Model confidence (mean pLDDT): 76 of 100. The RNA shown here (c-di-AMP riboswitch aptamer (ydaO/yuaA leader)) has 145 nucleotides and comes from Microbispora rosea. Of the family's consensus pairs, 96% are formed in the model.
């Protein structure tokens, strides 16, 4: 002094997912908070009744691009699905603002059915990461003295 590996504790990121009280002593109820969903009058609608429609969520829309797939067989072509790359609308990176660099642009539910919506009603409160944080410049907040 290096390198691995377990544990804990502390500061932070994405996200609504924290924070409190009780009680079992394996699990759990309960509260505030924060979110999401239903759900009238008024408004609002050419939208739906299979080309089903709907929700969360930042994760939408596209290619004169490739490849694959479908019926006993074979060619064409054209729509669809599926995969790979390219972009995108959006959205992140330790107060905001520009300017720079990086990065994601997902997966899930609902169960034929929902617009907005007051009373009112149901439900979530998880997960994955990070260790001086991309880096300048302007505000501007906090601490100290």
């Nucleotide at each position: 002094g290096u390198c691995g590996c377990g544990c804990g504790g502390c500061c932070g990121c994405c996200g609504a997912a924290u924070c409190c009280g009780c009680g079992u002593c394996a699990u759990g109820c309960g509260g505030a908070g924060c979110c999401g969903g239903g759900g009238a009058c008024c408004c609002a609608c050419u939208c739906u009744c299979u080309c089903g429609g709907g929700g969360u969520g930042a994760a939408u829309c596209g290619g004169c691009g490739c490849g694959c797939a479908g019926g006993c067989c074979c060619c064409c072509a054209g729509a669809u699905g599926c995969g790979c790359c390219c972009g995108u609308a959006g959205g992140g990176c330790a107060c905001u603002u520009c300017c720079u660099g990086c990065c994601c642009g997902a997966a899930c539910c609902c169960g034929u059915c929902a617009g907005c919506u007051a009373a009112c009603c149901c439900g979530g409160u998880a997960g994955g990461c990070g260790g001086a944080a991309u880096g300048g410049a302007a505000g501007c907040a906090a601490g100290g003295a």